[in-house]
Context: one part of a larger RNA
């Protein structure tokens, strides 16, 4: 010089695009952030539409526009946040997987048969302050089970071995789907070579440790786990052990080598009040699922119960310090659905912040008696200065009025009457900020008098201070300027 997720002081015009909890992974009031499918299935709780009845309060039926609650299916393992922890096959890179899974989606080849018993609701009864739990009858399924069949597909040394299945919609063409297998593809798991901080004031380290044999388990190799056997395994090419750290594509500096660093974008790993555990499923040991045990709050009829913002706005609290408890699903994507469609603080916008980058603008030409006033002064003048007034013009941005989009291939725009565009009025609303002895551009007067006080280094100030303080003028930069922190 650059440069920063900054902060502070003084100041503060508009726009555009970015950004914006870096500290206490401290505690959180609220609302909201994951549903969705009547074309799987009993069925009607409300609401609509019909009929009836009516004491005009209501009440009964039926319809299936629609659907509360419930059974089932997909989806909650995505998307969204955080970096506490990890130095590690955790990350990046390159292999291997004949050791292995993979839902939904694409191809291919086959099925899709005959049955069976229950359960929730909904009804009746109890129990409880609640949360919520029992008992009784009764019902349905694309829920569960049993049997055939065996294109295949699995075991076996060989079999008379073992194994499926589900309907719904229909204009009866179909169309959605189930089921078995093979193939893709897509995502995962797992092994391994190579990189990958700092401490020797850490030098020894291990007993499932290290190999093998069986067996267990797993989707799958394997001390993953165990029975038994053997005595090995790492290690100054730093083992063990401390500290400290999420890694990476990048990002800032620098001619480059390199240093530093890892916000926001992407990728991958981890984490979800702490710790441990498994369950269902294709996938999770699962942020807004479950169980357990701890802190912590909160309700309570004291018996028991409820609860996780490291989701998206807010909230207190530490702290230099970090925004709205907004608008909409209109686009983009996810999820469910045959579709309509619905739901989505992902997203898409609008606010807030001069926090950064970038535009723009605070006017523009005349105008000397060099006005008045400040300042200085050698009292002659110099300067501030064409600067001002005064004249003549312009109309960017602000601002009034009018039109008005792109974003949307039929509909359908939150943003937004926004972006632009078109007319109008008037120079009107719009400059500060630091420095001025060297370094470094930039000077005088006053005041003070080693005091006040200045200072990045050197260093200034004890009566004529270009260096403190004021002013005047002067230099720089400019919606910014200084300072302070940190990196090169």
């Nucleotide at each position: 010089g650059a440069a920063u997720g900054a902060a502070c002081g003084c100041u503060g015009g508009c726009g555009g695009u970015a950004u914006g909890g870096a500290u206490u992974a401290g505690g959180c009031a609220u609302g909201c952030a994951a549903g969705u499918c009547g074309a799987g299935c009993g069925g009607u709780a409300a609401g609509g539409c019909c009929c009836c009845c009516u004491u005009c309060g209501g009440g009964g039926g039926g319809u299936a526009c629609a659907c509360g609650a419930g059974c089932g299916g997909c989806g909650g393992a995505a998307g969204g946040g955080u970096g506490a922890g990890u130095a590690a096959c955790g990350c990046g890179u390159g292999a291997a997987u004949c050791a292995u899974c993979u839902g939904c989606c694409u191809c291919a080849a086959g099925g899709u048969u005959c049955g069976g018993g229950a359960u929730a609701g909904c009804c009746c009864c109890g129990g409880g302050a609640a949360a919520c739990c029992g008992g009784g009858a009764u019902u349905a399924a694309u829920a569960c089970c049993g049997g055939a069949u065996g294109u295949g597909g699995c075991g076996u040394a060989a079999c008379u071995g073992c194994u499926a299945a589900a309907g719904g919609c229909u204009u009866c063409g179909g169309u959605c789907g189930c089921c078995u297998u093979g193939a893709g593809a897509u995502g995962a798991g797992u092994u391994c070579g190579c990189g990958u901080c700092c401490u020797a004031u850490c030098a020894g380290c291990u007993u499932g440790u290290u190999g093998g044999u069986g067996a267990g388990g797993u989707a799958a190799u394997g001390g993953c786990u165990c029975a038994c056997c053997a005595a090995g395994g790492c290690u100054u090419c730093g083992a063990c052990a401390g500290g400290u750290a999420g890694c990476u594509g990048g990002u800032c500096u620098g001619a480059g080598a390199g240093g530093a660093u890892g916000g926001u974008c992407a990728g991958c790993c981890a984490c979800a009040c702490u710790g441990g555990g498994a369950c269902u499923g294709a996938g999770a040991c699962a942020c807004u699922g479950c169980c357990c045990a701890g802190a912590c709050u909160c309700c309570u009829a004291c018996g028991g119960g409820a609860g996780g913002c490291u989701g998206c706005a807010g909230u207190c609290g530490a702290g230099a310090a970090u925004c709205u408890u907004c608008c909409g699903c209109a686009a983009u994507g996810c999820g469910c659905g045959a579709a309509a469609g619905c739901g989505u603080g992902a997203c898409g916008g609008a606010g807030c912040g001069a926090u950064a980058c970038c535009g723009c603008g605070u006017g523009c030409g005349g105008g000397a008696u060099g006005a008045a006033g400040g300042c200085c002064u050698u009292c002659g003048g110099g300067u501030c200065g064409u600067a001002a007034a005064c004249c003549g013009c312009u109309g960017u941005c602000a601002c009034u009025c009018g039109g008005g989009a792109u974003g949307a291939u039929a509909a359908u725009g939150a943003c937004a009457g926004u972006a632009u565009c078109g007319a109008g009025a008037g120079a009107g609303g719009a400059a500060g900020c630091c420095a001025c002895g060297g370094c470094u551009a930039a000077c005088u007067a006053c005041g003070u008098g080693c005091c006040a006080g200045c200072a990045g280094c050197c260093g200034c100030g004890g009566u004529a201070a270009g260096a403190c303080g004021u002013a005047g003028g002067u230099g720089g930069c400019a919606a910014g300027c200084g300072u302070u922190a940190u990196u090169c």

Annotation:
This is a predicted structure of a 488-nucleotide part of an RNA (small-subunit ribosomal RNA, 5' domain) from a metagenome. It matches the Rfam family "Bacterial small subunit ribosomal RNA". Gene Ontology terms of the family: structural constituent of ribosome and ribosome.